[in-house]
Molecule: transfer RNA
Organism: marine eukaryotic metagenome
RNA sequence: GGGUCAUAGUUCAAUCUGGGAGAACACUAGACUGAAGAUCUAGACGUUGCGGGUUCAAAUCCCGCUGACCCC
Repeated sequence: GGGUCAUAGUUCAAUCUGGGAGAACACUAGACUGAAGAUCUAGACGUUGCGGGUUCAAAUCCCGCUGACCCC
């Protein structure tokens, strides 16, 4: 100098093609059980790494910065 990536506690989707932020596991409560586990039901959980721009509207597009990995 170039490339890929950063989204819930964890692992990831959604990005290409702008429009209601989601899944699984984990967590909490209840049901069930002698108790626990398993199972079922419900719930909580996110400034989408940070700042700015474009737009009616940004996780998504553009610019800068930070961090991780890879190449030179």